[in-house]
RNA sequence: GGUCGUUUAGCUCAGUUGGUUAGAGCACCUGCCUUACAAGCAGGGGGUCAUAAGUUCGAGUCUUAUAACGACCA
Numbered sequence: 001g002g003u004c005g006u007u008u009a010g011c012u013c014a015g016u017u018g019g020u021u022a023g024a025g026c027a028c029c030u031g032c033c034u035u036a037c038a039a040g041c042a043g044g045g046g047g048u049c050a051u052a053a054g055u056u057c058g059a060g061u062c063u064u065a066u067a068a069c070g071a072c073c074a
Stems, first nucleotide, its partner, number of pairs: 001073007010026004019057001028044005050066005
């Protein structure tokens, strides 16, 4: 330098053919329980879906560019 892949919550990830409100587990916070802690139970907070633009009535999803990371080729 070239090709391909990935980027969604603090972490690991799902998200089907573009369509109703963006989700799960763990973590975090509050309450219950306990002498106390853990575990358990109930509830809660947290997202510019990497960035920018485009297509569309409608984009996490499609297209383009850029960035970061990874694999392969040279």